This is a predicted structure of a 332-nucleotide RNA (Bacterial RNase P class A) from a Pseudomonadota bacterium. The source organism's lineage runs through Bacteria, Pseudomonadati and Pseudomonadota. The RNAcentral record of the sequence draws on ENA. The model forms 96% of the base pairs in the Rfam consensus.

Order: sequence, then C1' cells, then structure tokens
RNA sequence: GAAGCAAGCCAGACCGCCGCUGGUGCAUAUGCCGAAAGGCAGCACUGGAGGAAGGUCCGGACUGCACAGAGCAGCGCAGCGGCUAACGGCCGUCCACCGCGAGGUGAGGAUCAGAGCAACAGAGACGAGUCCAUGGGUUCGCCCAUGGGGUGAAACGGGCAAUCUCUGCGCGCAGCAACACCAAGUAGGCCAGCGUUGACGUGGCUCGCGGAGCUGGCGGGUAGGUGGCACCGAGCCGUCCAGCAAUGGGCGGCCCAGAUGAAUGGCGGUCACACCGGCCCUUCGCAAGAGGGGUCGGCGCACAGAAUCCGGCCUAUCGGCUUGCUUCACAC
Repeated sequence: GAAGCAAGCCAGACCGCCGCUGGUGCAUAUGCCGAAAGGCAGCACUGGAGGAAGGUCCGGACUGCACAGAGCAGCGCAGCGGCUAACGGCCGUCCACCGCGAGGUGAGGAUCAGAGCAACAGAGACGAGUCCAUGGGUUCGCCCAUGGGGUGAAACGGGCAAUCUCUGCGCGCAGCAACACCAAGUAGGCCAGCGUUGACGUGGCUCGCGGAGCUGGCGGGUAGGUGGCACCGAGCCGUCCAGCAAUGGGCGGCCCAGAUGAAUGGCGGUCACACCGGCCCUUCGCAAGAGGGGUCGGCGCACAGAAUCCGGCCUAUCGGCUUGCUUCACAC
C1' cells in the first nucleotide's frame, strides 16, 4: 500500500424568529365545554424520539381470574458449563462443517423400547433377496450353506429423530381495549326456561376451588371522565473491584418524552460533510488519460417516528469515524 475479519461509535453543529406539547411555580377572579364526573383558557421557568421508537417473534414486570393448586392432553427447548428477573437471549468451551487466515455457521440428547421412510441404478432396499460359481438336500416346484462379480449413499449390517416416538427440563389462561374508581345508563324494567340435589366462572378435559345467579326474548339505550401512566426504575453517567467473558458488587453524581384526531415542527442565516457542473493551480505520463488542491454555483443529508413499561431477537438504514487483528506485495 491492497484486499479482508471482528468489536464499537456518530446519525449534522450553532444562532435568531414563529409555533405545538408535558411538568413545576404564581394567579385562582372570570369565562368556555359538559347532565355530571371532570376538563380547557393566562404568565414565568423548564423537559420534549430512536439505534432501531419498526416487525409484534420470544422472555419478564404489572393486572384480573383462588395468594394459580394436581393430573391428562397440548406447546416449546436440547453438547457441556456459566450469566440473568426470565428467555428460544448472552458469554465461555468441546465437536462438526466452511475459510490460506483473522474468523464464521450449527434445529449438535436418544435408532440395545416401538413404529415409519429411503430417488436413481441394481436380480434384490428395510426386513428381505438369489445374478454367477461350488457343495449338499429334494416331493423336481425348489430349498439350504459357503464364496464371488456388478449396482448403489447403504446389500444384513447400517442411516434418517428437519417423521411419529422416547428421555430430561420449562410453560395455568387472558391481556393496559388488562384492571380500579367516578359519572343519570352494557343501568333499571317485563316475559320464559334452568339453578344450593350446584346453574355459572376458573378461555382444551378431569379434579380441586369459588359460587348465586345464568341463558334467551321484548323494549330501551350506552361506549363520558380520572387513575393505571411516566420522577426512583432489572434506571442513566463516571469510576474502582471480582471474573477469560457474559455479568455482578462498591462509591459518587443525575432525574431523562409522554399524547389519546394523537406534541416533539416550520422559516431564515453561518459553518461542516457528500455529490454534480464551471473556472484556476498542480503531480504522473510521449500520448490517451488518471490523481490532488482552491474557488463559485446548484442540489442533497439515509432508515424511520414513541403509545403500559422493561430485557432480547430479527428486519430497514445515505454517508462517515475509531480500535484490534489476518493475508498478500514492496522497502529497510
């Protein structure tokens, strides 16, 4: 210098003006919406998208059904060890395969329980078969033993568990439209049937548990608000310690989006970056051409966008940066 491998990071910066939205404080007099519950309107200060907020594929927190309990069925996972709240995630390591290598990939338990499957070729393929030779037997159909050639991934001893199955481990079900409260209203009313000899609920079945209402029809209407929910967390940043690592612990500091027709935006300026075009300078080269720098103008800045909250996985992503390592070439 070229080609690569692995890990990590950024996702334009600053200023001005105009807005949107959450919180806190001050005003709380008045007005508006609403049946009510409740909400909105002012000023000041302050917070306001991501590495994936995405797909909703796993795992958990939380909530309800018993403080979620037993069995069967069903579903999932699978070398070995560790981490974690948990996982199908992550880390380490063994083995197999791929790569010259740095490294990458792996649905990697069991075929001495049972069943099932195997294209083509081949006489014969999962439980049989007889192509050739030899020997023996025969009821003359054939049968048995030994050896051999050929086909094939595999020929009597094996393969596939990415087929059922077995083993071990795990999983109760539903989901923030959960759920709780407020509010005139999935209320109240009428009729029929069933029901403490247990209807109905426990989202497959049986038990167990709870249990006084349930189902259908008529008629009448409702789906508004507050909390959950966003300040205390499996939290973020820095540092030290233990550990190969994932990760855990100590100390110090910080408080960091939150709506429900759904905020996080728009305009202007300066700078930076990438691309295109013009002009100028310059390097290599005989030339064609290739490269570097400056300046002016234009244009652009990906994927995407929170919705109960976390941990993962997967997928999308213009362009750029950092660190470590590998192979090859050259110079010393």